This is a predicted structure of a 72-nucleotide RNA (transfer RNA) from a Candidatus Woesearchaeota archaeon.
Its Rfam family is "tRNA". The family's RNA type in Rfam is transfer RNA. Rfam links the family to the GO term triplet codon-amino acid adaptor activity.
The source organism's lineage runs through Archaea, Nanobdellati and Candidatus Woesearchaeota.
RNA sequence: GGGCGCUUAGCUCAGUGGUAGAGCGCAACGUUCGCAACGUUGAGGCCGCGAGUUCGAUCCUCGCAGUGUCCA
Numbered sequence: 001g002g003g004c005g006c007u008u009a010g011c012u013c014a015g016u017g018g019u020a021g022a023g024c025g026c027a028a029c030g031u032u033c034g035c036a037a038c039g040u041u042g043a044g045g046c047c048g049c050g051a052g053u054u055c056g057a058u059c060c061u062c063g064c065a066g067u068g069u070c071c072a
Base pairs, nucleotide, nucleotide: 001071002070003069004068005067006066007065010024011023012022013021018055026042027041028040029039030038048064049063050062051061052060
């Protein structure tokens, strides 16, 4: 320098056009002498940034940035 992927909650990942979910983690409460485990409830994300297409974009297109991998 080039090819192909990835970027969504604190972490790991779903969601493939109609204003976003799970597991783990975190908080409160219940249970316990207490902790853990378990149960219930809850908080937490303008979906990497910008532009375009569309009535409407996490999703399609382009650019940029970061990252993984391969080639040189």